[in-house]
RNA sequence: GGGCAUAUAGCUCAGCGGUUAGAGCACUGAUCUUAUAAGUCAGGGGUCGAUGGUUCGAAUCCAUCUAUGCCCACCA
Repeated sequence: GGGCAUAUAGCUCAGCGGUUAGAGCACUGAUCUUAUAAGUCAGGGGUCGAUGGUUCGAAUCCAUCUAUGCCCACCA
């Protein structure tokens, strides 16, 4: 330098262009217990990597850029 993949909650990940973006774990509160853990119930937490575009409508499609990973090439 070229190609490919990934980027969504604190973590691991879902999510046909159309309801208010979800699950598990974690966290907070209540309940339970002599107490802790486990269990049960409830709750908080996101502008979906950035910018622009297409569309009535974008996490989703397109372009560019950024970060990370993999492969190839180059140099000697």
Overview:
This is a predicted structure of a 76-nucleotide RNA (transfer RNA) from a Candidatus Shapirobacteria bacterium. Model confidence (mean pLDDT): 81 of 100. The same sequence occurs in records of 2 taxa. Its Rfam family is "tRNA". It is annotated as a transfer RNA.